Transfer RNA from Candidatus Cerribacteria bacterium 'Amazon FNV 2010 28 9', 73 nucleotides, folded computationally. Its Rfam family is "tRNA". The family's RNA type in Rfam is transfer RNA. Taxonomically the source falls in Candidatus Cerribacteria (Bacteria, Bacteria candidate phyla). Its mean pLDDT, the model's own confidence on a scale to 100, is 82.
RNA sequence: CGGGGUGUAGCGCAGUUGGUAGCGCGCGUCGUUCGGGACGACGAGGUCGAGAGUUCGAGUCUCUUCACCCCGA
Numbered sequence: 001c002g003g004g005g006u007g008u009a010g011c012g013c014a015g016u017u018g019g020u021a022g023c024g025c026g027c028g029u030c031g032u033u034c035g036g037g038a039c040g041a042c043g044a045g046g047u048c049g050a051g052a053g054u055u056c057g058a059g060u061c062u063c064u065u066c067a068c069c070c071c072g073a
Stems, first nucleotide, its partner, number of pairs: 001072007010025004019056001027043005049065005
């Protein structure tokens, strides 16, 4: 320098065809317990890496850009 992949909650990931952003773990409160763990109930937490475009509507499509990984030179 060229090609490809990944980026979504604190962590690991899903989100198929553009139509209300989800799951597990973790966290908070409550119950249970002598207390803790485990278990159960409820809850908080996201401008989907960044910027722009298309569209009535974008995590999803297009362009640019950033970080990381792989291949080639």